[in-house]
RNA sequence: UUUCAGGGCGAGGUGAAAUUCCUCACUGGCGGUAAGUGGUUUACUACCAACAAGUCCGCGAGCCGGGUAUGCGUCAGCAUCGAUGGCAGAAUGGGUGUGAUUCCCAUACCAACGGUACAGUCCGGAUGGAAGAAA
Numbered sequence: 001u002u003u004c005a006g007g008g009c010g011a012g013g014u015g016a017a018a019u020u021c022c023u024c025a026c027u028g029g030c031g032g033u034a035a036g037u038g039g040u041u042u043a044c045u046a047c048c049a050a051c052a053a054g055u056c057c058g059c060g061a062g063c064c065g066g067g068u069a070u071g072c073g074u075c076a077g078c079a080u081c082g083a084u085g086g087c088a089g090a091a092u093g094g095g096u097g098u099g100a101u102u103c104c105c106a107u108a109c110c111a112a113c114g115g116u117a118c119a120g121u122c123c124g125g126a127u128g129g130a131a132g133a134a135a
Stems, first nucleotide, its partner, number of pairs: 001135004010024004025121002027111002029059004036051002038048003054109002062087003067081001069080004091107005113124003
């Protein structure tokens, strides 16, 4: 520099009205960590490869705040961009084992803002931005 970079409401109930409420259903961004899976080996705690956590550690998205910035202007203002900073979600129990909040089993729990009958799943900002990945 270029390209890429998010999934999910199906059935029933109540109601004037709900993909928003109730019952069941469904979804899980990016990096790290790793005893799982596969391969090599006589074998291994060795070596190789890819994948592997929504709830662990960190990040992005979102909200607040913020300029001595940029452009336009009829000088009222309008538009765009914005570092540092602040806010911000959720897991336990059991099993195996030297070792697991990551494996296996079980049962839970979480999900920005605006709109609308109260929304993780609909519509909108967004034909946007971005953690990052590849070349």